[in-house]
C1' cells in the first nucleotide's frame, strides 16, 4: 500500500409481514334544501353549464400514510440520516408552459453511537413521531500524559477511523 474478516449495542442501523389499539374525524365524501360564484395548486387556451367551485343547515359517514404494542423474519456496521445539485416519473376534465411537492437514482459535503433536556420559520391533522440546531452527561475507539496489580484518571481527535490476519 492492497485484500479479507470483525468490534461498538439488549434502545446499534434500516426494510418489510400479520394482528390489535388510539388518533386521523364527525374530517373527506354522498344525499336534500338555500345562497354566492364562473369554473378545478399558478398562467394561457379549449370543452361542459348549474351535472363545475364555495358556504350554511339536516341525515348518513370512511380510508391511506404516520404513532404505540405483540409475534416472527430479512439485509447490514456510513449500517444510516441529512443538505445542495442533476436526471426520471407522478400530481388537474383536456392540452401546453413554469413552479411547488412526493418518490427513485447519481455526485459532492456534514454526522463515531444511542438516550435525555431545551429550541425550531421544516414534514405531518397532530401537542404523537421524525428532521435541524444547542447543551451537559453516558458509551465504544485511537493518541498523549500521569498513577499503577488487573486497570484507572485527565485532555484531545474523528468512521476516508479502529482491531485482527494475509500479501
Nucleotide at each position: 500500500u492492497g485484500a479479507a474478516a470483525g468490534a461498538g449495542g439488549u434502545u446499534g442501523c434500516g426494510a418489510a409481514u400479520a394482528c390489535u389499539u388510539a388518533u386521523u374525524a364527525g374530517u373527506a365524501c354522498u344525499u336534500a334544501u338555500u345562497a354566492u360564484u364562473u369554473a378545478a395548486c399558478u398562467c394561457a387556451g379549449a370543452a361542459u353549464a348549474u351535472u363545475g367551485a364555495u358556504a350554511a343547515u339536516a341525515a348518513g359517514a370512511a380510508a391511506a400514510g404516520g404513532a404505540a404494542g405483540u409475534a416472527a423474519u430479512c439485509g447490514c456496521c456510513g449500517a444510516a440520516a441529512u443538505a445542495a445539485u442533476a436526471u426520471a416519473a407522478g400530481u388537474u376534465u383536456c392540452u401546453g408552459a413554469a413552479g411547488u411537492c412526493u418518490u427513485a437514482u447519481a455526485u459532492u459535503g456534514u454526522u463515531g453511537g444511542g438516550a435525555c433536556a431545551g429550541u425550531u420559520a421544516c414534514a405531518u391533522a397532530a401537542u404523537a413521531u421524525g428532521g435541524g440546531c444547542u447543551g451537559g452527561a453516558c458509551u465504544g475507539u485511537c493518541a498523549c500524559a500521569a498513577a499503577g496489580g488487573a486497570u484507572u484518571u485527565g485532555u484531545g481527535g474523528a468512521g476516508u477511523g479502529c482491531u485482527u490476519u494475509c500479501a
Record summary
Model confidence (mean pLDDT): 78 of 100. The RNA shown here (Lysine riboswitch aptamer) has 167 nucleotides and comes from a mouse gut metagenome. The RNAcentral record of the sequence draws on MGnify. Of the family's consensus pairs, 100% are formed in the model.